[in-house]
């Protein structure tokens, strides 16, 4: 220093829900709240799941806190 893991400390986010708000919808954004998380940090490549149009061949969207994968990041014990 790398790689696998992840104890301790510093701090990170923030499910469901409630109120506002965009969107035809899935959702998605602000506050509140705190289930939870070592990438719940970013990315729609791929696969699932949902939405909305369909000429039924398929387009278009949404989800990254479904899973793979990618890429960047704190500290630093065994």
């Nucleotide at each position: 220093u790398a790689u696998a893991a992840g104890a301790a400390a510093a701090g990170c986010c923030a499910a469901c829900c409630u109120u506002g708000u965009u969107g035809u919808g899935a959702a998605g954004c602000a506050a509140g709240u705190u289930c939870g998380g070592a990438a719940a940090g970013u990315c729609a490549c791929g696969g699932g799941u949902c939405u909305u149009c369909u000429u039924u061949g398929g387009a278009a969207g949404a989800u990254a806190g479904c899973c793979g994968g990618a890429u960047u990041g704190c500290c630093a014990a065994a």
Annotation: c-di-GMP-I riboswitch aptamer from Sulfurimonas sp., 78 nucleotides, folded computationally. NCBI's taxonomy places the organism under Bacteria, Pseudomonadati, Campylobacterales, Sulfurimonadaceae, Sulfurimonas.